[in-house]
RNA sequence: CGAGUCGGGCAGACGGCCGCGUCGGUGAGUGAUCACCGCCGAGGAAAGUCCGGGCUCCACAGGGCACGGUGGUGGCUAACAGCCACCCGGGGUGACCCGCGGGACAGUGCCACAGAGAACAGACCGCCCGCUCCGGCAACGGGUGCGGGUAAGGGUGAAACGGUGGUGUAAGAGACCACCAGCGACCUGGGUGACCAGGUCGGCUUGGUAAACCCCACCGGGAGCAAGCCCAGACAGGGUGCGAUUGAGGGCGGCCCGCCCGAGCACCCGGGUAGGGCGCUGGAGGUGCCUGGCAACAGUCACCCGAGAUGGAUGGCCGUCCCCGCCGCGAGGCGGGACAGAACCCGGCUUACCGCCCGACUCGUCCG
Repeated sequence: CGAGUCGGGCAGACGGCCGCGUCGGUGAGUGAUCACCGCCGAGGAAAGUCCGGGCUCCACAGGGCACGGUGGUGGCUAACAGCCACCCGGGGUGACCCGCGGGACAGUGCCACAGAGAACAGACCGCCCGCUCCGGCAACGGGUGCGGGUAAGGGUGAAACGGUGGUGUAAGAGACCACCAGCGACCUGGGUGACCAGGUCGGCUUGGUAAACCCCACCGGGAGCAAGCCCAGACAGGGUGCGAUUGAGGGCGGCCCGCCCGAGCACCCGGGUAGGGCGCUGGAGGUGCCUGGCAACAGUCACCCGAGAUGGAUGGCCGUCCCCGCCGCGAGGCGGGACAGAACCCGGCUUACCGCCCGACUCGUCCG
């Protein structure tokens, strides 16, 4: 210098004018409210609402069966389907990246198309043997048909029941042998562990799929801020069915058993209201130094924290500067500056996004 990998950050700045919302102040108004002034007023994802928790209410009497979730190992955390480190498998020359990563000798199912055959398999072609007929004077490694053997060769497929070489054979075959791969059992060493390294023995070999059922281990009460309360206000009842210890209905998330509460419950018609307040934002909070840890993270100390709307505010224009693109020799001109927007709060994941900046590392070439 070129090409890349990973991590982090920013999300235009300032000023003027106009506008919107909460709150505070002043004034006006009986009041609703209005006017003026002042402070403050979205995000890295506020989004999707996919996980996990806090908080609130209900339940807390359990057992069994179902159901859902998670799934290499160790750690972090309030918790997680998250994060960190490592292991295994795959990709890359490399930095590094990817993995819905328990079990397929517990059982069952499935494996499209093609193909003869798709799982304790399979003779389509080929190869070999026998018989038959034909051809040929004959030899016959020729041809037809039938029966049998054969998984070495061809062909199909994502996948064809270990690989290479040899012995053997009519031709062949782990049938047998050597080496290799794989599997299982045991031993030794290392590691907290997943696992790794080495050795001995064995039968020679057991396809894939569990986001198919299933098996194993662990986890899981329900509903959600329209939770849950308070204040003020309005209204009109009627009908049908079931039931009151022979127990309707409700709770224990579903079902069964069991337990508890229990006098009302369910549906339909008609009527009324849809105002205000609390919850409502200072919290597993942020930043910095130090300490422990490879890291995620944890801890001490210091400092900081000025959205809270309720049909839902947070915007627009102009000027100067900044960044990018195009044009121009130049002064400069023109165009662009994304994705998207709180609604109880927090930790994640995923998705969207014009661009810019910083750091660490890798590969290539050249120079020292």